This is a predicted structure of a 400-nucleotide RNA (Bacterial RNase P class A) from a Thermoanaerobaculia bacterium. It was read from a public genome assembly, where an Rfam model found it. Its Rfam family is "Bacterial RNase P class A". Gene Ontology terms of the family: ribonuclease P activity, dimeric ribonuclease P complex and tRNA processing.

[in-house]
RNA sequence: UGGAGAGUUCGAGUCGAUCGCUCUCGUCGCUAGCGGCGGGAGAGGAAAGUCCGGACUCCUACGGGCGACAUGCUCGCUAACGGCGAGGCGCGGCGACGCGACGGAAAGUGCAGCAGAGAAUAGACCGCCGGGGUGGUUCGUCCAUCCAGGCAAGGGUGAAACGGUGCGGUAAGAGCGCACCGCUCGGACGGCGACGGACGAGGCACGGCAAACCCCAUGUGGAGCAAGACCGAAUAGGGAGACGAUUUCGGGCCGCCCGUCCCGAGUGCUUUCGGAGGUAUUCUCCGGGAGCCGCGUCUUCGGGUAGGUUGCUGGAGGGCGGCGGCAACGUCGCUCGCAGAGGAAUGAUCGUCACCCGCCUCGGCGGGGACAAAAUCCGGCUUACCGAGCUCUCCGACCG
Numbered sequence: 001u002g003g004a005g006a007g008u009u010c011g012a013g014u015c016g017a018u019c020g021c022u023c024u025c026g027u028c029g030c031u032a033g034c035g036g037c038g039g040g041a042g043a044g045g046a047a048a049g050u051c052c053g054g055a056c057u058c059c060u061a062c063g064g065g066c067g068a069c070a071u072g073c074u075c076g077c078u079a080a081c082g083g084c085g086a087g088g089c090g091c092g093g094c095g096a097c098g099c100g101a102c103g104g105a106a107a108g109u110g111c112a113g114c115a116g117a118g119a120a121u122a123g124a125c126c127g128c129c130g131g132g133g134u135g136g137u138u139c140g141u142c143c144a145u146c147c148a149g150g151c152a153a154g155g156g157u158g159a160a161a162c163g164g165u166g167c168g169g170u171a172a173g174a175g176c177g178c179a180c181c182g183c184u185c186g187g188a189c190g191g192c193g194a195c196g197g198a199c200g201a202g203g204c205a206c207g208g209c210a211a212a213c214c215c216c217a218u219g220u221g222g223a224g225c226a227a228g229a230c231c232g233a234a235u236a237g238g239g240a241g242a243c244g245a246u247u248u249c250g251g252g253c254c255g256c257c258c259g260u261c262c263c264g265a266g267u268g269c270u271u272u273c274g275g276a277g278g279u280a281u282u283c284u285c286c287g288g289g290a291g292c293c294g295c296g297u298c299u300u301c302g303g304g305u306a307g308g309u310u311g312c313u314g315g316a317g318g319g320c321g322g323c324g325g326c327a328a329c330g331u332c333g334c335u336c337g338c339a340g341a342g343g344a345a346u347g348a349u350c351g352u353c354a355c356c357c358g359c360c361u362c363g364g365c366g367g368g369g370a371c372a373a374a375a376u377c378c379g380g381c382u383u384a385c386c387g388a389g390c391u392c393u394c395c396g397a398c399c400g
Base pairs, nucleotide, nucleotide: 001396002395003394004393005392006391007390008389009388010387011386013353015351016350017349018348019347021042022041023040024039025038026037027036028035029034044371048382049381051380052379053378054377055376056224057223058222059221061260062259063258064257065256066255068220069219070218071217072216073087074086075085076084077083088102089100090099091098092097103215104214108213109212110209111208125155126154127151128150129149131147132146133145134144135143136142163181164180165179166178167177168176182204183202184201185200186199189196190195228310229309230308231307238301239300240299241298242297243296244295248265249264250263251262252261266293268292269291270290271289272288273287274286275285276284277283317336318335319334320333321332322331323330324329355368356367357366358365359364
């Protein structure tokens, strides 16, 4: 000095004035409302996406199994996560580093079009080698063709061809043999572990895809602040139908099943028939039928739900410092109070200074501001994005 990698900070703000908002605190007036004065605070790093995980609320008492879904290397962090940290392995990069949907292919099923001889216990298109027959021949043996045989090393097809390079060996070849690499197995060693290097043995099993179904391990109730709670208002405590009712049925955590437990449900009325008993003219009990009413489940028609208060901002909170830890983070102490609207506040004007860019006579002049607005609240991830600064690291060039 050029290019690159990782991390981090800041920025439309500050100050003043005028006017206007929302919340909150104090004070005064005021019957409650409400108003005056004064102090304080008031939209982001992503508030976005609604993708994960929760807090909280309701359903709603538990346990087990199946299903369905989610995650998938190891060790840690966390309330938890599919997140974060540190590692391992694999891939990419000269490198600093980046990415990973990272358990299992010998439990089973399935897929790989076309091309190609052949695509997983495969294979001969072009070929290589020697044997036999026929023909030609420059008579060295060579060339052509046919038959059977050996080969898969060379070439070709393909995304991928049943280990790679080299040497030996062979008629020509081939792990056929050997060396190294790869692969498999073994014990010891290092590491909490995933794994790792070295050593030894073995010519060596049948490739890929599970972000294919599947197997294995771990985990998971549902719905959501338009959740819910309270006050108050209104309507039709509505109509019709089916089934069931205590040896039973219904309700009680996505779907199904099992078990425990809990809750609810005709001793109703009228009438009639039959039987039994007793009484004395009507009564009791049992059973059946009809009707009415009520209960539970389901189907269907129809009606009402204006409004107000609350949930609603003190949180797994922020800042500073000490200690522990490689780190994520934990712990201790001190300190701060940091939006809470409710059809939706956080604004408008002027000026000064500040930030960035360009020019310049170093006085100044001109211009600019990306992505973008809280709605119950947190921890993450992902996406969008202008400019400036700082720290460390890598690769290259030049000079000393």
Its mean pLDDT, the model's own confidence on a scale to 100, is 75. Taxonomically the source falls in Thermoanaerobaculia (Bacteria, Pseudomonadati, Acidobacteriota).